[in-house]
Context: one part of a larger RNA
RNA sequence: UCACCGUUAAGGAACUAGGCAAAUUGACCUCGUAACUUCGGGAUAAGGGGUCCCACAGCGAUGUGGGCGCAGAGAAUAGGUCCAGGCAACUGUUUAACAAAAACACAGGGCUGUGCGAAAUUUAAAGAUGAAGUAUACAGCCUGACACCUGCCCGGUGCCGGAAGGUUAAGAGGAGAAGUCAUCGCAAGAGAAGCUUUGAAUUGAAGCCCCGGUAAACGGCGGCCGUAACAAUAACGGUCCUAAGGUAGCGAAAUUCCUUGUCGGGUAAGUUCCGACCUGCACGAAUGGUGUAAUGAUCUGGACACUGUCUCAACGGUGAGCUCG
Numbered sequence: 001u002c003a004c005c006g007u008u009a010a011g012g013a014a015c016u017a018g019g020c021a022a023a024u025u026g027a028c029c030u031c032g033u034a035a036c037u038u039c040g041g042g043a044u045a046a047g048g049g050g051u052c053c054c055a056c057a058g059c060g061a062u063g064u065g066g067g068c069g070c071a072g073a074g075a076a077u078a079g080g081u082c083c084a085g086g087c088a089a090c091u092g093u094u095u096a097a098c099a100a101a102a103a104c105a106c107a108g109g110g111c112u113g114u115g116c117g118a119a120a121u122u123u124a125a126a127g128a129u130g131a132a133g134u135a136u137a138c139a140g141c142c143u144g145a146c147a148c149c150u151g152c153c154c155g156g157u158g159c160c161g162g163a164a165g166g167u168u169a170a171g172a173g174g175a176g177a178a179g180u181c182a183u184c185g186c187a188a189g190a191g192a193a194g195c196u197u198u199g200a201a202u203u204g205a206a207g208c209c210c211c212g213g214u215a216a217a218c219g220g221c222g223g224c225c226g227u228a229a230c231a232a233u234a235a236c237g238g239u240c241c242u243a244a245g246g247u248a249g250c251g252a253a254a255u256u257c258c259u260u261g262u263c264g265g266g267u268a269a270g271u272u273c274c275g276a277c278c279u280g281c282a283c284g285a286a287u288g289g290u291g292u293a294a295u296g297a298u299c300u301g302g303a304c305a306c307u308g309u310c311u312c313a314a315c316g317g318u319g320a321g322c323u324c325g
Stems, first nucleotide, its partner, number of pairs: 001320008010311002014309001019306001027051005036041001038145001052067006068072001080304007087296002092104002108143007120129003146291004151221003156218002158214005165209003171203002176198005183190002222240005249283001250280001261277005
């Protein structure tokens, strides 16, 4: 000097990104126990008191009297507590070996497909899973307990339905054309049948165009100008555009750039925190919105207790470090 451990005057978070680490608390009996609440909880809430030995009484719990120590759950093992907020309802799951979470799952909710030789999945096929199941079933997708709710838009993309018209493949069809050569012709040339090569009209399904529906399908949910008897603001009006212009609720938020917004609270002092405001750069309703008791090795702020975290370091123990081997 390092590792691990023990103790410490006065102070007690002044340490630090942060009470990280350590300390405090701890068992049993007893008294007592708030807000809130889904009435189950919260709750060991919080906060107090007791605990040894001897004699006697009593079945005993216990009571009465006496005794000792600094200390009686005499050692060891054995919750620190409270207040407020974010997120996720919860128990659970996860990155084997840097992430345990607000991520995943979840019960509950919804949409869609599927009538059984089901849909879906696998496979070249047979076969298999689904399922020795049968729509209260199975599969796919989204949301995520519960409470109150879930607004407007079908123009685009998708999906579903429709079939009048347009477009449209192979196939069918075969007008016509070309080659060849019997024949005709002096020649130029014409050219039947057959064969070969082409080939117009016409006919011809789905799809697409088209017509409807559908948003707990993918998604989307405006701008400018004016106006009230101080000023400010604009219930009101005008105008342009759109498929429709964001409803309820929430809001400087896990979302707010400007921003340490402004006001209030807490502190002597607060870029964090809590409560409001609304000017929402760029919240918003199952890509769910807003609340919410309980729960959480979750995240954030505060308080009490407690402490070598610190002011500021000291002492002690064990092991290493050093020398020889």
Molecule: large-subunit ribosomal RNA, domain IV
Organism: metagenome